[in-house]
A computed fold for a 350-nucleotide part of an RNA from an uncultured bacterium, annotated as small-subunit ribosomal RNA, central domain. RNAcentral holds the full RNA, with entries from ENA and SILVA. Its Rfam family is "Bacterial small subunit ribosomal RNA".
Context: one part of a larger RNA
């Protein structure tokens, strides 16, 4: 390379948008590039196959005949692909009517709790642990009452629930704003799918500048434990955690499962919509579409499991894998303020 693969054995980019490229619905007409077919040319020599000879045979070798892809050229065919033209509505998009939602951004408001401050009452302990001690307290702690300040997070509702492309999103209200589902079938008429390079988003930690700092709390100090204890436990506590602006670009970024399309038994939940039935009406019940779960037939799987939310049956496009270690390392490149990220070997060794 061919092939075979990628839930857990090596392997799905963290997620999206998207240029080039690849692939692409139904019908009609034309064309003839691909395609199929016929003829001609070419296809050197050697070689191959067949035949006949020459070395005593054979290998080897001489001659004759034939075959052979690409390519060139002339016709034919028109199913499929392409191209050109026209048409269509099922794919896709738009408009209309409803609807649900912690989707995003900004601003404002609220209550509980913690801590701190001031004051009142009060008077010896509090705190903490397996047990203690460090620590706090007669300069009045802890407890309790009143008032005030500040920051961060939003109990119950709350779910096996919802929304978002992913990361993720939760007190309440207002404004701005993205997406989604259903119904009816008004418009456009294939406008689609995927996507190397590229661009954007991207938890936590970390970085820069300026704020903020209640609680928690790397580092650090102390007390214990222990043979030791650079830990686990306790008392403190800085960065950080929070906000604004800008970097970083990584995670077991997980469903360890790429995106899109079609098809293939069911059963039971749950969220959203529509229709029917029933009823005075709402429930109930039935059908259907979208989402989200559990179990399971066929099938698939090495097994576990998966099973219409496929890991089943097929299709299109992208990414990735190819024994373990060395190593996601070195060197070089690119990016970054740095930390580092990304791309990515070899020697050697088993």
């Nucleotide at each position: 390379u061919u092939g075979g693969g990628c839930g857990u054995a090596a392997a799905g980019c963290g997620c999206a948008c998207g240029c080039a490229g690849g692939c692409g619905g139904u019908c009609u007409u034309g064309u003839a590039a691909g395609u199929u077919u016929c003829g001609a040319g070419u296809g050197a020599c050697a070689g191959g196959u067949g035949g006949u000879g020459g070395c005593u045979c054979a290998a080897c070798u001489a001659c004759c005949a034939c075959a052979g892809g690409c390519c060139u050229u002339g016709g034919a065919a028109a199913a499929c692909u392409g191209c050109a033209a026209g048409a269509c509505u099922u794919g896709a998009g738009g408009g209309c009517u409803u609807g649900a939602g912690a989707g995003g951004g900004a601003c404002g408001c609220g209550g509980a709790a913690u801590u701190c401050c001031a004051g009142g009452u009060g008077g010896a302990g509090c705190g903490g642990u397996g047990a203690a001690a460090u620590g706090c307290g007669u300069a009045g702690a802890g407890a309790u009452c009143u008032g005030g300040a500040a920051g961060a997070a939003c109990a119950c509702c709350g779910a096996u629930g919802g929304c978002g492309a992913a990361g993720g999103c939760a007190g309440c209200g207002u404004c701005c704003u993205g997406g989604c589902a259903a119904g009816a079938a008004c418009c456009u008429g294939a406008c689609g799918c995927u996507c190397a390079u590229g661009u954007g988003c991207g938890a936590a930690a970390g970085c820069u500048a300026g704020g903020g700092g209640a609680g928690c709390g790397a580092a650090c100090g102390g007390g214990a434990u222990u043979a030791g204890a650079u830990a686990c436990c306790c008392c403190g506590g800085u960065a950080g955690u929070c906000c604004u602006a800008g970097c970083c670009g990584u995670a077991a970024a997980c469903g360890a499962u790429g995106a899109c399309c079609a098809c293939u038994a069911g059963a039971c939940g749950u969220g959203g919509g529509a229709g029917g039935u029933a009823u005075c009406g709402a429930c109930c019940c039935c059908u259907u579409c979208c989402g989200u779960g559990u179990c399971a037939a066929a099938g698939c799987u090495a097994a576990c499991a998966c099973g219409a939310u496929a890991a089943g049956u097929g299709g299109u496009c992208c990414g990735c894998c190819u024994g373990g270690g060395g190593a996601g390392u070195a060197c070089g490149g690119u990016c970054g303020c740095a930390a580092g990220a990304u791309u990515a070997a070899a020697a050697c060794u088993c």